Notes
The RNA shown here (c-di-GMP-I-GGC riboswitch aptamer) has 79 nucleotides. The coordinates come from a structure-prediction model, not an experiment, and the mean pLDDT is 88.
RNA sequence: ACCGACAAGGGCAAACCCGGCGUAAGCCGGCGACGCAAAGCUACGGGACCUCCUCUCGAGGUUCGCCGGGCCGCCGAAG
Numbered sequence: 001a002c003c004g005a006c007a008a009g010g011g012c013a014a015a016c017c018c019g020g021c022g023u024a025a026g027c028c029g030g031c032g033a034c035g036c037a038a039a040g041c042u043a044c045g046g047g048a049c050c051u052c053c054u055c056u057c058g059a060g061g062u063u064c065g066c067c068g069g070g071c072c073g074c075c076g077a078a079g
Stems, first nucleotide, its partner, number of pairs: 002079001003076002011036002017030005034065001040071003044068003047063006
């Protein structure tokens, strides 16, 4: 370094429900844990989704817990 254990100590938090924001996708807070070794950050490429439009074009947006890329990072058994 790869790798990732029924390891240690910690971390995050899906769905549902409640409150708020947004035309919407969805976001924020609370509650709550389905899961996660990058479920940390980043919309850069692809995908999905939403809105508008002159509607197979185009514009703007959402999602990194869909995949890939980039940046950064805790722990240390076996190999």